[in-house]
RNA sequence: GGAGCAGGCCAGGUGACCGCGAGCCCGGACCCCCGGGCCCGAGGAAAGUCCGAGCUCCACAGGGCAGGGUGCUGGGUAACACCCAGUGGGAGAGAUCCUAAGGAAAGUGCCACAGAGAAUAGACCGCCGGGCGACCGGUAAGGGUGAAACGGUGAGGUAAGAGCUCACCAGUGCCGGCGGUGACGCCGGCAGCUAGGCAAACCCCACCCGGAGCAAGACCAAAUAGGAGAGGAGAAGUGGCCCGCUUCAUUAUGACUCUCGGGUAGGUCGCUAGAGGCCGGCGGUAACGCCGGCCCCAGAGUAAUGGUCACCACGGAGAGAUCCGACAGAACUCGGCUUACGGCCCGCUACGGUG
Numbered sequence: 001g002g003a004g005c006a007g008g009c010c011a012g013g014u015g016a017c018c019g020c021g022a023g024c025c026c027g028g029a030c031c032c033c034c035g036g037g038c039c040c041g042a043g044g045a046a047a048g049u050c051c052g053a054g055c056u057c058c059a060c061a062g063g064g065c066a067g068g069g070u071g072c073u074g075g076g077u078a079a080c081a082c083c084c085a086g087u088g089g090g091a092g093a094g095a096u097c098c099u100a101a102g103g104a105a106a107g108u109g110c111c112a113c114a115g116a117g118a119a120u121a122g123a124c125c126g127c128c129g130g131g132c133g134a135c136c137g138g139u140a141a142g143g144g145u146g147a148a149a150c151g152g153u154g155a156g157g158u159a160a161g162a163g164c165u166c167a168c169c170a171g172u173g174c175c176g177g178c179g180g181u182g183a184c185g186c187c188g189g190c191a192g193c194u195a196g197g198c199a200a201a202c203c204c205c206a207c208c209c210g211g212a213g214c215a216a217g218a219c220c221a222a223a224u225a226g227g228a229g230a231g232g233a234g235a236a237g238u239g240g241c242c243c244g245c246u247u248c249a250u251u252a253u254g255a256c257u258c259u260c261g262g263g264u265a266g267g268u269c270g271c272u273a274g275a276g277g278c279c280g281g282c283g284g285u286a287a288c289g290c291c292g293g294c295c296c297c298a299g300a301g302u303a304a305u306g307g308u309c310a311c312c313a314c315g316g317a318g319a320g321a322u323c324c325g326a327c328a329g330a331a332c333u334c335g336g337c338u339u340a341c342g343g344c345c346c347g348c349u350a351c352g353g354u355g
Base pairs, nucleotide, nucleotide: 001351003349004348005347007345008344009343010342012312013311014310015309016308017307018306020041021040023038024037025036026035027034028033043327047338048337050336051335052334053333054332055213056212057211058210067209068208069207070206071205072086073085074084075083076082087101088099089098090097091096102204103203107202108201109198110197111196124143125142126139127138128137129136130135151169152168153167154166155165156164170194171193172191173190174189175188176187177186178185179184217269218268219267220266227260228259229258230257231256234248235247236246237245238244276295277294278293279292280291281290282289283288314325315324316323317322
């Protein structure tokens, strides 16, 4: 220097002016409204709504089936499919990364094309024996096909061959020893046992799992209509009041009055102090936990969180003036995952150049 790996951090700042939403205070014609002051007002992902929880309502004796999920070990956590530390396997030259990783010697199923044969298989060429030969029999060393062909090397053996036998090597199973909490690792012995792959195919095994979601849900509560109960013959208008007048009703299937209850509009709560944040100490390899101190950090309800100007800072473009600067906007709240995206810093790896 370019290439790469891993981790952490930031998400421009200050001021002026104008504006928006919430809260508190003061004033005005004092709960509405108007004016003023103070103070607060988006993110690392607020996103996708994919997992796991809190909270709320509904359901629920217990057990099982069905269905769904998870699937190496140990730990963390309220919980998880998340995180940390490991084991086995895989990729890379390396830093490092990936891993849905129980069971295929329970059962069923599938394995394209090619190939003789794709799973208690098989004989195309070849080899050997018989035969003049067509052909018959033996064989699985060698060739060929394929993603995959039923251990490898050597010796014995044989007509030729073959774990057919033996030695060594590899694998598998069983037994034992040692190390580790464990997954597992190392070592030794025995058995010719050589067993294909796929379970994000059915399935088997182990463990876990009720449903709906803040439009959850709780409370207050008009008008009109309807319901229940009580009273009940008069009620309303005109008018200051009485008479009067007018209209409606008039023995009830009841006008009218009062009370109660349900529900709608509307309003209030749920609503943001929380598995909360920051700093320090201690324990732990770590995830994380414990203790102490400080802080309050949006809560709207069609939905505010914005704009202009000046200066400064960083990066880029340009000769310069100057211009440009990502993804993106809370809607009950947390913990994760995933996706989008600009920049800065530290560490590490291998390679090349130069001194």
Molecule: Bacterial RNase P class A
Organism: Candidatus Eiseniibacteriota bacterium